[in-house]
Predicted 3D model of a 73-nucleotide RNA (transfer RNA) from Periweissella ghanensis. The RNAcentral record of the sequence draws on ENA. Model confidence (mean pLDDT): 82 of 100. Its Rfam family is "tRNA". Its family is annotated with triplet codon-amino acid adaptor activity in the Gene Ontology. It is annotated as a transfer RNA.
RNA sequence: GGAAGUGUAGCUCACCUGGUAGAGCGUCUGUUUGAAGCACAGAAGGUAGUAGGUUCGACUCCUACCAUUUCCU
Numbered sequence: 001g002g003a004a005g006u007g008u009a010g011c012u013c014a015c016c017u018g019g020u021a022g023a024g025c026g027u028c029u030g031u032u033u034g035a036a037g038c039a040c041a042g043a044a045g046g047u048a049g050u051a052g053g054u055u056c057g058a059c060u061c062c063u064a065c066c067a068u069u070u071c072c073u
Base pairs, nucleotide, nucleotide: 001072002071003070004069005068006067007066010025011024012023013022019056027043028042029041030040031039049065050064051063052062053061
């Protein structure tokens, strides 16, 4: 220098041939316990890397850029 992949909750990851996003772990609250842990019940937490475009409607399609991983030279 060229090519491809990835970017979604604090972490690890789903969902995705368009119809306003979920799981596990973690955190918090309650029940339980002498207390803690375990267990059970519940809650908070992201509008999807950034910015545009297409569309009635975009995490999902298109473009550019950013970050990161891999490969080629």